[in-house]
Context: one part of a larger RNA
RNA sequence: GGCGGGGAGUUCACGGGCGUGCCGAGUCUAAGGGGGUCAGCCCCGCAGGCGCAGGGAAACCGAAGGGCCCGCAGCCGGUUCCUCCGGCGAGGGGCCGGGUCCCAAAGGGCCCGAGGCACGCCCGUGAGACCCGAAACCCGGCGAUCUAGCCCGCGGCAGGGUGAAGCCGCCCGUUUGGGCGGUGGAGGCCCGCAAGGGUGCGGGAUGCAGACCGCUCCCCUGACCGCGGGCUAGGGGUGAAAGGCCAAUCGAGCCGGGUGAUAGCUGGUUCCCGCCGAAAUCACCCACAGGUGAGCCCCGCCGGAGGCAGCCGCGGCUGUAGAGCUACGGAUUGGGAGGCCAAGGGGCGCUAAUGCCCCAGCCUCCCAGUCCAACUCCGAAGGCCGUGGCGCCGUAGAUGGCGGGAGUGAGGGUCCUGCGGGUAAGCCGCAGGCCCGAGAGGGGAACAACCCAGACCGGGGUUAAGGCCCCAAAGUGCCGGCUAAGUGCUAAACCCGAAGGGUCUCCGCUCCCGAAGACAGCGGGGAGGUAGGCUUAGAAGCAGCCAUCCUCUAAGGAGUGCGUAACAGCUCACCCGCCUAGGGAGCGGGGCCCGCAAAUUGACGGGGCUAAGCCGGCCGCCGAGACCCCGGGGGACGGGCCGUUUGGCCCGUCAUCCGGUAGGCGGGCGUCCCGAUGGCGCAGAAGGCGGGCCGCGAGGUCCGCUGGAGCCGUCGGGAACGAGAAUCCCGCC
Numbered sequence: 001g002g003c004g005g006g007g008a009g010u011u012c013a014c015g016g017g018c019g020u021g022c023c024g025a026g027u028c029u030a031a032g033g034g035g036g037u038c039a040g041c042c043c044c045g046c047a048g049g050c051g052c053a054g055g056g057a058a059a060c061c062g063a064a065g066g067g068c069c070c071g072c073a074g075c076c077g078g079u080u081c082c083u084c085c086g087g088c089g090a091g092g093g094g095c096c097g098g099g100u101c102c103c104a105a106a107g108g109g110c111c112c113g114a115g116g117c118a119c120g121c122c123c124g125u126g127a128g129a130c131c132c133g134a135a136a137c138c139c140g141g142c143g144a145u146c147u148a149g150c151c152c153g154c155g156g157c158a159g160g161g162u163g164a165a166g167c168c169g170c171c172c173g174u175u176u177g178g179g180c181g182g183u184g185g186a187g188g189c190c191c192g193c194a195a196g197g198g199u200g201c202g203g204g205a206u207g208c209a210g211a212c213c214g215c216u217c218c219c220c221u222g223a224c225c226g227c228g229g230g231c232u233a234g235g236g237g238u239g240a241a242a243g244g245c246c247a248a249u250c251g252a253g254c255c256g257g258g259u260g261a262u263a264g265c266u267g268g269u270u271c272c273c274g275c276c277g278a279a280a281u282c283a284c285c286c287a288c289a290g291g292u293g294a295g296c297c298c299c300g301c302c303g304g305a306g307g308c309a310g311c312c313g314c315g316g317c318u319g320u321a322g323a324g325c326u327a328c329g330g331a332u333u334g335g336g337a338g339g340c341c342a343a344g345g346g347g348c349g350c351u352a353a354u355g356c357c358c359c360a361g362c363c364u365c366c367c368a369g370u371c372c373a374a375c376u377c378c379g380a381a382g383g384c385c386g387u388g389g390c391g392c393c394g395u396a397g398a399u400g401g402c403g404g405g406a407g408u409g410a411g412g413g414u415c416c417u418g419c420g421g422g423u424a425a426g427c428c429g430c431a432g433g434c435c436c437g438a439g440a441g442g443g444g445a446a447c448a449a450c451c452c453a454g455a456c457c458g459g460g461g462u463u464a465a466g467g468c469c470c471c472a473a474a475g476u477g478c479c480g481g482c483u484a485a486g487u488g489c490u491a492a493a494c495c496c497g498a499a500g501g502g503u504c505u506c507c508g509c510u511c512c513c514g515a516a517g518a519c520a521g522c523g524g525g526g527a528g529g530u531a532g533g534c535u536u537a538g539a540a541g542c543a544g545c546c547a548u549c550c551u552c553u554a555a556g557g558a559g560u561g562c563g564u565a566a567c568a569g570c571u572c573a574c575c576c577g578c579c580u581a582g583g584g585a586g587c588g589g590g591g592c593c594c595g596c597a598a599a600u601u602g603a604c605g606g607g608g609c610u611a612a613g614c615c616g617g618c619c620g621c622c623g624a625g626a627c628c629c630c631g632g633g634g635g636a637c638g639g640g641c642c643g644u645u646u647g648g649c650c651c652g653u654c655a656u657c658c659g660g661u662a663g664g665c666g667g668g669c670g671u672c673c674c675g676a677u678g679g680c681g682c683a684g685a686a687g688g689c690g691g692g693c694c695g696c697g698a699g700g701u702c703c704g705c706u707g708g709a710g711c712c713g714u715c716g717g718g719a720a721c722g723a724g725a726a727u728c729c730c731g732c733c
Base pairs, nucleotide, nucleotide: 001733002732003731004730005729006728011127012126013125014124015123016122017121018120019119020118021117022116023115026050027049028048032044033043034042035041054061055060066096067095068094069093070092074088075087076086077085078084097112098111099110100109101108102107130268131267133265137258138257139256140255141254142253148232149231150230151229152228153227154226155225156224157222159191160190161189162187166183167182168181169180170179171178172177196218197217200215201214202213203212234250236246237245238244271668272667273666274665275664276663281294282293283292284291285290295408296407297405298404299403300402301401302400306393307392308391310390311389312388313387314386315385316384317383318382322378323376324375329372330371331370333368334367335366336365337364338363339362340361344359345358346357347356348355411436412435413434415433416432417431418430419429420428421427441452442451443450456632457631458630459629460628461627462626466622467621468620469607470606471605475619477618478617479616480615481614482613488609489608500594501593502592504591505590506589507588508587509586510585511584512583513582521578522577523576524575525574527551528550529549532546533545534544557572561570562569633658634657635654636653637652638651639650640649641648642647669722671719672718673717674716675715676714677713678712679711680710687706688705689704690703691702692701693700694699
């Protein structure tokens, strides 16, 4: 890993609800006992429970379901039998009435006749309570053959080196002393076997090995190493101390027990079909991974006629968007006029003292210019309430009421929208709508939530979004225009692309010049006073400042740029000629280019495209589970028949039923056992293998082979009743 087998909502008690049965103003027996054909069953048992009366804390008092009315179903009568009208009217509702309590009264609270028992199902509570799972806690034992320390006894340490004290001799010296030589053999001394250790590196890594192998390294007379015997025990020991060690286990050993500890946490929870179908919000909680209540979902019952999401009109409410502010509060730029203050800043003046000017500040006015969630003289669209109409839902029973069962209480995206926090975020938070969640199908290259569209099953057709050159279904479709960048072939998000530039190009508008000749080009002129004045070392059109005139002219600036140290020189404005027909400026719009840098040629989905790009218009076609048609299934509702009830069969209607997670509800299939009944089997049971048929399905049935002795149908009952998952358990391979 595969296969086989095992594997999870149970039982009891009490309580609530629903269903069914029996009895009914009653109902049931409990313990216990008797009988018996003896686990069945029949009977006794009046103790006791629940019910039959309530109100009140209590003392205590104590009802009638009676009268009237409305009216559903139903029944009766009439019927113009589409049906409507009338009467009665169980149940239901209202008024009156009654009991009791508060109580002077008024007014009000509760109450005014259906239960009891049993069984089944659902739920709750208590119990292990759907199953598996801790880390831990406590109790009692077992451990010092490993290891730590200690006690007693015993053992081990090649060889070499160094040369302390002491002693002897000699020399020096004034006593205790010193030097030299020898002797001597000290040391947690040195080198280094064995023994002990385990430093660095390598190997090993399903190992030779649950700590090994090789080289290297430390120590090797000591606080050394070992052997035998013994002692210390779990909040305890031992520890030259690491939380180390106490039998491959130690921040509290191991074994057994309490024990099925607890687990608001993780995982798992086993057959089928049908109907409906959520939530991820609010409040509270030592609450934030959990609960309780509410909201939203499901089921049943009651009740009996109206209900309302949508649209339109009318009436009312509002203070947002916007806007505005000499309409308030507040903020606010520049300038001006007037006044106040002169205590703030600066300056002047100095006197015995007062002073004067400027700025700032405050008030009023004027001109120009602004802002506000917590400003508003204003003020939408909308929203809300009421009302009328349309529409839709509802007697096939709605809105509503009561009861039972849940799940949810981690949400997410986007557009669209409106906001808050944040530089921002595939960020955080809020509100309305939609969607995903729990939604398949088609499109978007791929892609939960973007576009189309809500899938019962089968078949045929038509469209939607989006597309129609090839991949790849359908136009190499038509008309007009734009683009020359491969721009582009990208709805939005991804993608991208800004400020700012372009005599790239198309369109529109306005103005100016032009056959009295424009624009461009070419030829010529471009002068004189004068080098204007000032400044300056110089300043001559051309550093700078001031002024910017006059003359000759067809025209020529007291000078447009280059240039010089300053001049010079070149050039422009301006004028004439040649030439000849359009030229120039501004504004607006469309496309394109630059601005524009990243790692595969590496991306329009690709190929590729000059239309197969972009804009406008037109025709056709393709394209979903959408829509239409046909057939089938289910559901709901109505009706008919059968059946004692549950129910079964048939017919009709459904444009307005059949996507679905959590979850609720309904109906079924199968396994084992029991009772009753009917059957099968050696002429072959169960089981196994293979196949045919039936059923939406769980499954059923038939045939063949195998197998070799038991098995099945129907009705009723009872369950340790259905496996793919739990790092599930056991076995086999």